[in-house]
């Protein structure tokens, strides 16, 4: 230099055109239960901007920007990281 895979909440990870902010797990929180705790079981839980006294409601985010579509985490350009195998 070139091929190939890969990049999704706080970690891991599925999802491959619509019913998807998105399963699922493990963390974290709150709770029940126990003399306490672990476990179990119940519920919660991304970020970020606006709004608003809170509670909450909306808008935006799938690595970045662009592009195809009514419709993009999905496809297609270009560029950043990772891995991996040629030279």
């Nucleotide at each position: 230099g070139g091929a190939c895979g890969g990049g999704u909440g706080g970690c891991a990870g599925a999802g491959u055109g619509g019913u998807c902010g998105a399963a699922u797990g493990c963390a974290c929180c709150g709770g029940u239960c126990u003399u306490g705790a672990a476990a179990a079981c119940c519920g919660g839980c991304a970020g970020u901007c606006g709004u608003g006294a809170a509670a909450g409601c909306g808008g935006c985010u799938c690595g970045u920007g662009g592009g195809u579509u009514c419709g993009a985490a999905u496809c297609c350009c270009a560029c950043c990281c990772c891995g991996u195998c040629c030279g």
Predicted 3D model of an 87-nucleotide RNA (transfer RNA) from a Planctomycetaceae bacterium.
It matches the Rfam family "tRNA".
It was read from a public genome assembly.